Record summary:
RNAcentral holds the sequence, with entries from ENA. This is a predicted structure of a 71-nucleotide RNA (transfer RNA) from Parcubacteria bacterium C7867-005. Its Rfam family is "tRNA".
RNA sequence: GGCCUAGUAGCCAAGUGGUAAGGCGCGGCUCUGCAAAAGCUUCAUCGGCGGUUCGAUUCCGCCCUAGGCCU
Numbered sequence: 001g002g003c004c005u006a007g008u009a010g011c012c013a014a015g016u017g018g019u020a021a022g023g024c025g026c027g028g029c030u031c032u033g034c035a036a037a038a039g040c041u042u043c044a045u046c047g048g049c050g051g052u053u054c055g056a057u058u059c060c061g062c063c064c065u066a067g068g069c070c071u
Stems, first nucleotide, its partner, number of pairs: 001070007010024003018054001025043001027041004047063005
């Protein structure tokens, strides 16, 4: 230098064009004499900037970060 893969909540992680699941965890509430356990509930403009589209996490371009392959 070229190519490939990945980037979604504090952590793990699903989601192939139509308002982003689930688990762990933090907080709040219920329950309890107090706790624990249990139940309910809150927490994501999807790495950044543009483009295409009525509509983009999703498709396209460039860039950033991490890992890998070739030279």